The part of an RNA shown here (small-subunit ribosomal RNA, 5' domain) has 473 nucleotides and comes from an uncultured prokaryote. Its Rfam family is "Bacterial small subunit ribosomal RNA".

[in-house]
Context: one part of a larger RNA
């Protein structure tokens, strides 16, 4: 030079775009952040033109494994890049059938109880697309090849949406290889389920993934194992490029959700806003017991050189649920707050003197500040004020938003600082100080003529920013 998620000082006009806890994965008050379906189902309730319609607790499906947030942890098949077999996949597309006939019961509710709450116990009543049984059985599984074995569910508004088995696709996920992936040898020897192998359990699925037995193997100076550090990529910085350096935002891919451990559900979870234990903290308590998890959006307290609203709407766009109507979405769209950057405009133009005062200098003659202003003559960007006013919206719906834009209207009117001026290194004289007070990136200035300290003039560079500090290159 150039770059920054920067931060401090000084200063600050407008706009369009992006960015905003790098530090304590520290604790967290409060609101919200996952529901939906009554075209599954019986109760209760409320309207009611008695035809029907609405509301919910509860049963019941689906969804809550997406999406949103962090980087503890991990040097590892976690990630990158290519590759492969022993697999799984709700909902979505194809396709082929099939959709029969029965039972018991919980819940809610009623009645009786226990508890200070959180929570619950007996009894007894009900439905159902929940549960169970018989039938039907291939191109489905098993087979000893003779056969055995396994399903469904109904709603309505009468077109439909649905169940069920089978097969394929697809999409998505699980596993396995080679190769790359940080810094220490002042870490040199690690490893007994270790390394192999039968057999067996167990997965959806290979395998010491587990368990018996056998056998001794197995990694390792080409650096095992220790230890430290640390998400990884695509990409950002810089750079002629070779490299260096880094991993904010946006994307892909892991980890992880007060800390440790564990399973259930379920097509997926060992599962942020579910369960169960154990711990630490914080709250309730009638002392018997209970209740929570912001590393989700705002917010608080701490920590800090330091990072923002306790907003608006679901109008788009997308996700969930439903046939729909719609609901529900801190994802998302926007607004709000910061010159955090990066872009662009402004803060006036034009004429104006052998040159005004005033400061400065001064050889007292004048130099300069200086066309600079004042004065004339004009413009009206943006900001103000008044009208109009969108596209974003295939039919209706617009938060943003009376916004962007457009027209008209006043007035030069509301808007310039900041470093530096000894070399490096663009920029000089006065004045006060007198190794004092200060100053500095380096060389170095300052002890009585300081262009180097501070103040004025003047000049020199950048400019709504300038200048310091970090930090990379």
């Nucleotide at each position: 030079g150039a770059a920054c998620g920067a931060a401090c000082g000084c200063u600050g006009g407008c706009g369009g775009c992006a960015g905003g806890c790098c530090u304590a994965a520290c604790a967290c008050a409060u609101g919200c952040a996952a529901g939906u379906u009554g075209a599954a189902c019986g109760a209760a309730c409320c309207c009611u033109u008695c035809g029907g319609g609405g509301u919910g607790a509860g049963u019941a499906g689906c969804g809550c494994a997406c999406g949103g947030g962090u980087g503890c942890g991990u040097a590892a098949c976690g990630c990158g890049u290519g590759g492969g077999a022993a697999u799984g996949u709700g909902c979505c597309c194809u396709u082929g059938g099939g959709u029969g006939c029965g039972g018991a019961a919980c819940a809610a509710c009623g009645u009786c109880u226990g508890g200070a709450a959180a929570c619950g116990g007996a009894c007894g009543c009900u439905a159902a697309u929940a549960c169970c049984g018989c039938a039907u059985a291939a191109c489905a599984u098993c087979u000893u090849c003779g056969g055995a074995u396994c399903a469904a569910a109904g709603a309505u508004u009468u077109a439909u949406c649905g169940c069920c088995c089978a097969a394929g696709g697809a999409u998505c996920a699980g596993c396995c290889c080679g190769c790359g992936u940080u810094a220490g040898a002042u870490u040199a020897g690690g490893u007994a389920g270790u390394u192999g192998g039968u057999g067996a359990g167990g997965u959806a699925a290979u395998g010491g993934c587990u368990c018996a037995c056998c056998a001794a193997g197995c990694c390792u100076a080409c650096g095992a194992u220790c230890u430290a550090u640390a998400g990884c990529u695509g990409g950002u910085c810089u750079g002629a490029g070779a490299g260096g350096a880094u991993g904010a935002u946006c994307a892909g891919c892991c980890a992880c959700a007060c800390u440790g451990g564990g399973a259930c559900u379920g097509a997926g979870a060992c599962a942020c806003g579910g369960c169960c234990c154990a711990g630490a903290c914080u709250c309730c308590u009638a002392c018997g017991g209970g209740a929570g998890g912001c590393a989700g959006c705002a917010g608080u307290g701490g920590g800090g050189a330091a990072u923002a609203u306790u907003g608006g709407a679901c109008a788009a766009u997308g996700g969930g649920c439903g046939c729909a109507a719609g609901c529900c979405u801190g994802a998302u769209c926007c607004a709000g707050c910061c010159a955090u950057g990066c872009c662009g405009c402004g803060u006036g133009a034009g004429u104006g003197a052998c040159g005004a005062a005033g400061g400065c200098c001064u050889u007292a003659g004048g130099g300069u500040u200086g066309u600079a202003a004042a004065a004339c003559u004009c413009u009206u960007u943006c900001a103000g004020c008044a009208g109009g006013g969108a596209a974003g919206a295939u039919g209706a719906u617009g938060a943003c938003g009376g916004u962007a834009c457009c027209u008209g209207c006043a007035g030069a009117a509301g808007a310039a600082g900041c470093c530096c001026c000894g070399g490096c290194u663009a920029a000089c004289u006065c004045c006060g100080u007198g190794c004092c007070a200060g100053c500095a990136g380096c060389c170095g200035c300052g002890g009585u003529a300081a262009u180097a300290c501070g103040g004025a003039g003047g000049g020199g560079g950048c400019u709504a920013g300038c200048g310091u500090u970090g930090u990379u290159c």
Background
The RNAcentral record of the full RNA draws on ENA.